Model confidence (mean pLDDT): 81 of 100. Predicted 3D model of an 89-nucleotide RNA (c-di-GMP-I-GGC riboswitch aptamer) from Sulfurovum lithotrophicum. Of the family's consensus pairs, 95% are formed in the model. The sequence is in RNAcentral, with records from Rfam. Rfam family: c-di-GMP-I-GGC riboswitch aptamer. Rfam links the family to the GO term cyclic-di-GMP binding.
RNA sequence: AUUGUCAAAGCCAAACCACCUGAGAAGGUGGGACGGAAAGCUACGGAUCUCCCCCUUUUUUUUGAGGGCAGACCGCCGGGUUGCCAAAA
Numbered sequence: 001a002u003u004g005u006c007a008a009a010g011c012c013a014a015a016c017c018a019c020c021u022g023a024g025a026a027g028g029u030g031g032g033a034c035g036g037a038a039a040g041c042u043a044c045g046g047a048u049c050u051c052c053c054c055c056u057u058u059u060u061u062u063u064g065a066g067g068g069c070a071g072a073c074c075g076c077c078g079g080g081u082u083g084c085c086a087a088a089a
Stems, first nucleotide, its partner, number of pairs: 002089001003086002011036002016031006034075001040081003044078003048072003053068005
């Protein structure tokens, strides 16, 4: 350096519950562990999701579909970037 299963030292914490924040996706804190070798950081590409408003289309109306704007999510996939440990090979 590669690599990392069933070693070791540490680390993170899904679902769910409580409280708080938000219009919502969701986020924060505490409890809790399904998992994780980048489940550290970064919305850069794609995916997914959301609220108000706008546009196109559909509908007699309600409404359905697509798009724009603004957001959420890196524990969906990829990119970028930084990094702990070393049993075995």